[in-house]
Order: sequence, then structure tokens, then C1' cells
RNA sequence: AAUCGAAAAAGGCAAAUCUGAGGAAACUCAGAGACGCAAAGCUAUAGGGGCUAAAUUGUGGAAACAGUAUGCCAGCCAGUUACCGAA
Repeated sequence: AAUCGAAAAAGGCAAAUCUGAGGAAACUCAGAGACGCAAAGCUAUAGGGGCUAAAUUGUGGAAACAGUAUGCCAGCCAGUUACCGAA
């Protein structure tokens, strides 16, 4: 230095759910809470994947249905940077 990840040490994050706030929704933020995580840090037009459909387009008499991200997800893969150091 690379790989690797202890029944090690120090420190970290926080699923579901509940409360409050924002949002059309997906979802996000704050508090409580811990299912888990060795990158559960960061990156979302310019890698793949997933969610939503306000607006818009199409069909329709209407109700509604279908398409589209310009809205989201990094706790799906990926990319990238990093703490500690037993074997």
C1' cells in the first nucleotide's frame, strides 16, 4: 500500500412504528424509537434499476384508464472517498 473484517477499542448511522411540519403523490425534514448497517458517508439529465404522476398527452359523453419526470429513492446494484487494525 492492496485485500480483508475480531465475541477488539474509539466513535458513527438508524428500518418499522408514533407525533409534528412540508408535498398532488412518491417521498423529505424534526423529535421519539432501533430492524439492521463496515461505508446505512457522498453522488439521481450526462451508468443500470425502482417509486410517484401535480402538470401534460391520448382514449372516453362522463367517471375513469393509459403514457410521459421536469418530482423522488444512495437502507437495490454501481461509482467514489474515508475511521480503526486482530487474523
The RNA shown here (c-di-GMP-I riboswitch aptamer) has 87 nucleotides and comes from Neobacillus niacini. It was read from a public genome assembly, where an Rfam model found it. The source organism's lineage runs through Bacteria, Bacillota, Bacilli, Bacillaceae and Neobacillus.